The prediction has a mean pLDDT of 81. Transfer RNA from a Candidatus Colwelliibacteriota bacterium, 72 nucleotides, folded computationally. RNAcentral records the identical sequence in 2 taxa. It matches the Rfam family "tRNA". By type it is a transfer RNA. Taxonomically the source falls in Candidatus Colwelliibacteriota (Bacteria, Bacteria candidate phyla).

RNA sequence: GCCUCCGUAGUGAAAUGGAUAUCACGUCAGGCUUCGAACCUGAAAAUGGGGGUUCGAAUCCCUCCGGAGGUA
Numbered sequence: 001g002c003c004u005c006c007g008u009a010g011u012g013a014a015a016u017g018g019a020u021a022u023c024a025c026g027u028c029a030g031g032c033u034u035c036g037a038a039c040c041u042g043a044a045a046a047u048g049g050g051g052g053u054u055c056g057a058a059u060c061c062c063u064c065c066g067g068a069g070g071u072a
Stems, first nucleotide, its partner, number of pairs: 001071007010025004018055001027043005048064005
């Protein structure tokens, strides 16, 4: 250089082109408790950037950025 794959809350993972983007752990607040742990309730937090297709994009297309693997 070329080819393939990946990028989603702090972390790890889901999501047929159609819902308010779901779950677990974590964090914070409250409850419970003498205090804490556990448990219960609630909250905040995410689709790598840009453009395109579409009535509608995390999902499809192009490009860029980052990562992994392959190839001489």